Predicted 3D model of a 72-nucleotide RNA (transfer RNA) from a Patescibacteria group bacterium. The sequence is in RNAcentral, with records from ENA.
[in-house]
C1' cells in the first nucleotide's frame, strides 16, 4: 500500500427487488405451581452513516465508518 468478506432486536441467526422485515434466546407481564423451574400465551425490542438507481432496496450502485481475513 492493494485485494477480498462482514455490518439486521441486548445476544445468535433468516429474509429470491414487492403482503407488517421473521426466529431462537434475553428481558418484562400473565397463566400454571405452595413457592421457583419448566412449560403455555402475550409485551417490548432491529436493517451501521450518507448519496444513487427503481413503480418499489435490508437486499443494487457509490462512498464514508467498523470489524475480520490474504498479499507485499
Nucleotide at each position: 500500500g492493494c485485494c477480498c468478506c462482514c455490518a439486521u432486536a441486548g445476544c445468535u441467526c433468516a429474509a429470491u427487488g414487492g403482503a407488517u422485515a421473521g426466529a431462537g434466546u434475553a428481558u418484562c407481564c400473565c397463566g400454571c405451581u405452595u413457592c421457583g423451574g419448566a412449560c403455555g400465551g402475550g409485551a417490548u425490542g432491529a436493517u451501521g452513516g450518507c448519496g444513487g438507481u427503481u413503480c418499489g432496496a435490508a437486499u443494487c450502485c457509490g462512498u464514508c465508518u467498523g470489524g475480520g481475513g490474504g498479499c507485499a
Rfam family: tRNA. It is annotated as a transfer RNA. From the family's description: Transfer RNA (tRNA) molecules are approximately 80 nucleotides in length.